[in-house]
Molecule: c-di-GMP-I riboswitch aptamer
Organism: uncultured Eubacteriales bacterium
RNA sequence: AUCCCGAAAAGGCAAACCCGGCGAAAGCCGGCGGCGCAAAGCUAGAGGGCCUUCGACUUCAGGUCGGUGGCAGCCAGUUCCCGAA
Numbered sequence: 001a002u003c004c005c006g007a008a009a010a011g012g013c014a015a016a017c018c019c020g021g022c023g024a025a026a027g028c029c030g031g032c033g034g035c036g037c038a039a040a041g042c043u044a045g046a047g048g049g050c051c052u053u054c055g056a057c058u059u060c061a062g063g064u065c066g067g068u069g070g071c072a073g074c075c076a077g078u079u080c081c082c083g084a085a
Stems, first nucleotide, its partner, number of pairs: 005083002012037002018031005035073001041078003047075002049071003053067006
């Protein structure tokens, strides 16, 4: 110094609930809050998965395919702070 790893310290992010706004919905934004997080940073115009809604098909429980919009706090890819064992 690098990789694995995760003690300490500093700093960071912010789930649910509730309030306000946007949206057809999923969901998003702001406030409050703090469940958790070493990547809970970034990537959804090129990996998988999930959600939403519209259409077609179907053996009509449901499923498949295509379109729309979303989720990075599901996996994955990628970059990165600190340094005990």